[in-house]
Context: one part of a larger RNA
């Protein structure tokens, strides 16, 4: 100098775009943040066309009531699919965790796509729902009823697996491909609609994007940590487990394996892209934005699932915190506000789903605190204002003074102007396509008015740009370093003047 997720001082006019708990991964009131399909299903409720009773009337009708297949709304519950996204955090972890190049002849993929086959035939249940009962609550039991894209037998089999037995290729081998035979295993639902047809169900296949897993290379500190290792190293097994390789786990057998090319051990740390600084080389650093990774009170565990060992799933244990009829029970903000508490310090318990994106749905559409906008804070960058000419009796005043004077100084005051910003009036969007607009009567246009509302802060010995009086008297006090103050102090304190920088300036930490 230059940077900062900065905080403290004094001081603040507008506006754009970014950014805001760096500490205690402390506790957490409240409220919202994951639902959604009735075109999957059977109930239950509501409205109703229709038939019908009953007054009234001659009728047409009104009026109040009943049924209600069938329809229309709606949804607790049974089913599906999402709830492994998307949001938060950085604890932990020095690791095949991360980044880079590669590898699977050791692997999985729901929904989307491509193609091909196929959707048969039966059949027990069971939620809701009734009734009984026990519970303060949470929430449970007994029996009896029902449905389905819920469950299950059978049949069928392009194909799939697996076992035996051939054939053919190709590989250094374990093996792989292809390809016949026999045997085994082994699919399904319907729905809407006249109907074509659409969505969809099962078997496989292509693809894309995603997951798994493995190998080389890379990047933090201590040798005042020198030895570490028994599932350890390494076979054997058509053992187990896995979607899959593999001590991953097990039994046997073998003694291996790793270290000064730094093992073990011990401190620290999430890692990149990249930020900051530097002429570079480097150094320090990982806020925000994006990739991976890792965790969801603290520790374990699996279930269900294409995916999890799953932040708002479940189970056990542990602390804490609540509710109670003491018999039990409920909870998890490192989602979005928003409390306390720590701290030098870090926002609204705010609008919308209008847009982008997502789950779910044939759709209409619902959900979304992700997102898109406001709000706060000069926290940071950046752009703008605070006026502009003219004006000498160099006024008043203030401060020096050699008392002549000098300076502040064209400053001011007067005069003549403009109209950015704000302020007040009207107009009014892009952003959305033909409908939908929180932002928002905003932006951004016109009009009115009138110098009117808008400047401070450091600092002045030297380094370092900017000098005098006055007070004080090694006293108050100043101070990045040298170092200033003990009676004329350019170095403290004050005024006047000066430099500097500007909505800021300075002071302190931390980087280079």
């Nucleotide at each position: 100098g230059a940077a900062c997720u900065a905080a403290c001082g004094c001081u603040g006019g507008c506006g754009g775009c970014g950014u805001g708990c760096c500490u205690a991964a402390c506790a957490c009131a409240u409220g919202c943040a994951a639902g959604u399909c009735g075109a999957g299903c059977g109930g239950u409720c509501a409205c109703c066309a229709c038939u019908u009773u009953g007054u009234a009337g001659c009728a047409a009708u009104a009026c109040a009531g009943a049924u209600g297949a069938a329809g229309u709304g709606a949804u607790a519950g049974c089913g599906g699919c999402a709830g492994a996204c998307g949001g938060g955090u950085g604890a932990g972890u020095a690791a095949c965790a991360c980044g880079u190049a590669g590898g699977c002849a050791a692997u999985c993929u729901a929904c989307c796509u491509u193609u091909c086959c196929g959707u048969u035939c039966g059949g027990g249940a069971u939620a809701a729902c009734u009734a009984g009962c026990c519970g303060a609550a949470a929430g449970g039991u007994u029996a009896g009823c029902u449905a389905a894209u819920a469950c299950c037998u059978g049949a069928u089999a392009c194909g799939a697996c697996c076992a035996c037995c051939g054939a053919g290729c190709g590989g250094c081998a374990u093996c792989g491909c292809u390809u016949g035979g026999u045997g085994u295993u082994g699919a399904a639902a319907g729905c809407a609609g006249c109907a074509a047809u659409g969505c969809g169900c099962g078997g496989a296949u292509u693809g894309a994007g995603g997951a798994g897993c493995c190998u080389g290379c890379g990047g933090c500190c201590c040798a005042u940590u020198a030895g570490c290792u028994a599932g350890u190293u390494g076979g054997u097994g058509a053992g187990g487990g896995u979607a899959a390789c593999g001590g991953c786990c097990c039994a046997c057998c073998a003694a291996g394996g790793c270290g000064a090319c730094g093992a073990u051990g011990g401190g620290u740390a999430g890692c990149u892209g990249g930020u900051c600084u530097g002429a570079g080389a480097g150094g320090a650093c990982g806020a925000c934005c994006a990739g991976c990774c890792a965790c969801a009170c603290u520790g374990g565990g699996a279930c269900u699932g294409a995916g999890a060992c799953a932040c708002g799933g479940c189970c056990c244990a542990g602390a804490c915190u609540c509710c109670u009829a003491c018999g039990g029970g409920a909870g998890g903000c490192a989602g979005c506000a928003g409390u306390g508490a720590g701290g030098a310090a870090u926002u609204u318990u705010c609008c919308g789903c209008a847009a982008u994106g997502g789950g779910c749905g044939a759709a209409a559409g619902c959900c979304u605190g992700a997102c898109g906008g406001a709000g706060c804070g000069a926290c940071g960058c950046c752009g703008c204002g605070u006026g502009c000419a003219c004006g000498a009796g160099g006024a008043a005043g203030g401060u020096c003074u050699u008392c002549g004077g000098a300076u502040c100084g064209u400053a001011a005051a007067g005069u003549g102007c403009u109209g950015u910003c704000g302020a007040g009036g009207g107009g009014g969007a892009c952003g959305a396509u033909u409908a939908u607009g929180a932002c928002g009567g905003u932006a951004c246009c016109c009009c009115u008015g009138g110098a009117g509302g808008a400047a401070g802060c450091c600092c002045c010995g030297g380094c370092u740009a900017a000098c005098u009086a006055c007070g004080u008297g090694c006293c108050a006090g100043c101070a990045g370093c040298c170092g200033c103050g003990g009676u004329a102090a350019g170095a403290c304190g004050u005024a006047g003047g000066g430099g500097g920088c500007g909505a800021g300036c300075g002071u302190u930490g931390u980087u280079c």

The part of an RNA shown here (small-subunit ribosomal RNA, 5' domain) has 512 nucleotides and comes from a soil metagenome.